Annotation
A computed fold for a 72-nucleotide RNA from Candidatus Komeilibacteria bacterium RIFCSPLOWO2_01_FULL_45_10, annotated as transfer RNA. It matches the Rfam family "tRNA". It is annotated as a transfer RNA. Rfam links the family to the GO term triplet codon-amino acid adaptor activity. Its mean pLDDT, the model's own confidence on a scale to 100, is 82. It was read from a public genome assembly.
[in-house]
């Protein structure tokens, strides 16, 4: 240049085309403790971007963009 892959909470990671987008660890807050920790109960907080397809897209397509991985 070409070819394969993947981009979802602060982080790893789920999610047969039915979404009210979930799980652990991490963050506030309370409870509990003389204090911390631990534990327990609650909260906030995401689909990379721009089309198309369908009643409906995180998922099927198609473009861009970051990242890995090969060929040259």
């Nucleotide at each position: 240049g070409c070819g394969g892959g993947u981009a979802u909470a602060g982080c790893a990671c789920a999610a047969c085309g039915g979404c009210u987008a979930g799980u652990g660890c991490a963050u506030c807050a309370g409870u509990u403790u003389u204090c911390c920790a631990a534990a327990c109960u609650g909260a906030a907080a995401a689909u990379a971007c721009g089309g198309g397809u369908u009643c409906g897209a995180u998922u099927c397509c198609c473009g861009u963009u970051g990242c890995c991985c090969g060929c040259u």